[in-house]
Context: one part of a larger RNA
Formats: sequence, structure tokens, C1' cells
RNA sequence: CUGGGUGUAAAGGGCGCGUAGGCGGGUUUUUAAGUCAGGUGUGAAAUCCCUCGGCUCAACCGAGGAACUGCACUUGAAACUGGAGAUCUUGAGUGUCGGAGAGGGAAGCGGAAUUCCUAGUGUAGCGGUGAAAUGCGUAGAUAUUAGGAGGAACACCAGUGGCGAAGGCGGCUUUCUGGACGAUAACUGACGCUGAGGCGCGAAAGCGUGGGGAGCAAACAGGAUUAGAUACCCUGGUAGUCCACGCCGUAAACGAUGGAUACUAGGUGUAGGAGGUAUCGACCCCUUCUGUGCCGCAGUUAACACAAUAAGUAUCCCACCUGGGGAGUACGACCGCAAGGUUGAAACUC
Repeated sequence: CUGGGUGUAAAGGGCGCGUAGGCGGGUUUUUAAGUCAGGUGUGAAAUCCCUCGGCUCAACCGAGGAACUGCACUUGAAACUGGAGAUCUUGAGUGUCGGAGAGGGAAGCGGAAUUCCUAGUGUAGCGGUGAAAUGCGUAGAUAUUAGGAGGAACACCAGUGGCGAAGGCGGCUUUCUGGACGAUAACUGACGCUGAGGCGCGAAAGCGUGGGGAGCAAACAGGAUUAGAUACCCUGGUAGUCCACGCCGUAAACGAUGGAUACUAGGUGUAGGAGGUAUCGACCCCUUCUGUGCCGCAGUUAACACAAUAAGUAUCCCACCUGGGGAGUACGACCGCAAGGUUGAAACUC
């Protein structure tokens, strides 16, 4: 390299958009690049292979044949692939009608709770723990009532419920906006799938500038525990958590399962539609599409398990793996303000 693989053994890129490329629906005409057949030329000799022969045999040597699976030219074939033309509608997209949704951006509003402040009532404790202590409190705390301030998060509804490509999204209202789904079959007529590079998005933490700061809380301080306790427990508490703008670009970014298409027993929940039956009507029941769960046959699997949401049967495209450690390290390069990220070895060793 070929191959064999990638849920858990090494291995699916965090996710999308998309360039080149690869692959690509039905019918028909044509072409003849690929493809196939015939012919001609060439493919030096030696070697290899077969047959025969010469050294007493063999090695070795000689003769003949085959072969040199290739290339070029030429004559044809036209099923398949490709090119060109025409056409079709089932793939794809558009239109029309309809309902669902924590999808995204912005603005405004609301109530509960915590904390703080002010005032009233009230008096000796409160708080905390396994038990305590640090801490708070006679300068009046905790508790309770009224008023005010401010920040953050949105109980119940809530559901292996919904939406989103992933990260993720949950109080209410308004506004701007993306996608999916169902019905219809009016329009376009293969416009498709994948996607190396590239571009964009991307939890938390972290970084820069400016705000904000209620609660929580790395660091830190104290109290305990303990042989010790740089911890677990307690009392405090700063970055941070929040907002705006800009970076970072990583996660057990997980379904540890790339995307697309087709096919392959059933059963049972649930979410959103549509049609039918029934009915006065709604429910119920049946059919069907899309999503999301559970169980299960065939099949697959090392087993566990997967099983129409496949890890089954096939095709196409991309990414990745190739013993453990050294090591996701060193060096170089690129990116970053930095932290660091991406790419990514070898010696040596078992």
C1' cells in the first nucleotide's frame, strides 16, 4: 500500500453553511472519451515458462515455441459510464391553506423569596453542629409589623413533553426574525447527496475595557475535627457569577453511535397535524404523516446489547484508527493580550 475497522477494546471531526472534488432519478435521440471485439505495427537480445538437443548427469550451453498481460494506429459494436440534444415527475425546491413550539434578537412589565436600610412592638438570647466554637446581640439582635432600596433567578404549570444544527432554550406582554410539520398538487423540472481546504456558530471557566453587585462563592481569614488536616463540617469573605462590547475556541461538546437515500415482523405509550366512521355535537374508535420513548422477531454482535430513531441489508461521500508507555509531550509553524489552543514526532522502554 492493499486490507480490516471506529456504541463500550485504538478510532466519528463539538456543530453547521458551503468551494474544489467524488457520487447521482425515468424515457428517448446522437456521439464514441471510458468499455468490448477484430486487424496492423511495435514490445531488442538475454532472462522466466514449455519442448527438443549438446557436454557421461546436473549446473551450464544451443535450437524452436510460447510469452512479453503494454503502447500506438486502424476497422467495428453501442448494453453500461461519460459528452451533447429533447422530454418527464416520483428526488429536490416554490406557491396556497393550516395549526404547534422554553427556536433566536430587542424593549417593557410582574409577583414570591433572600439581603440591606428606616420606623414600631418586644427582651435575652440568636445562629450553627455529630457535638461545639469562631460569629451576631443590652450601643437592643433573633422574632414580628409597616415602609423603602437593590440585584439575581423565575415555584406551581412540568411531562424519557416541546423547540433548536450543535452549544443550548423555561415568569408575562409587545415587536423583529429563523426553521420544522400537516394538507393540497398549482408552478420549476434533477435544480440532488456528501464535502478536503475555507467561513461561521460554539457550555463552563478564563482574559480586556466600562458598568453592576442581592444571594452564592474559588482564593483568603478564623472556628472545629484530626496524630497531622494546607480538606471534608461551621462563621465570614474577594475575584467571579450579572450587563454591554471585544477575545478565548475548549468539555464525559455523549446517544461515548458522522451525513444522505432505499429496503426489512409486530406490540404499546406520548407530542403535533390530517382523513374517515360514529354522533345533535364533542369524546371514543380506525387509517395516515412527522417527532419522541419502551418492549420485541429476523438479522447483527466478542459479549453486553442494537433491533424502522439499527449497532440489520445495501449504495455514495467525508472524518478517524493501526500495541502500551514516552505524549497530546518536544521542536517547528499558525492562532491568542495572556492563559493557552491547533497541527504533532523521535530516541528510549515493556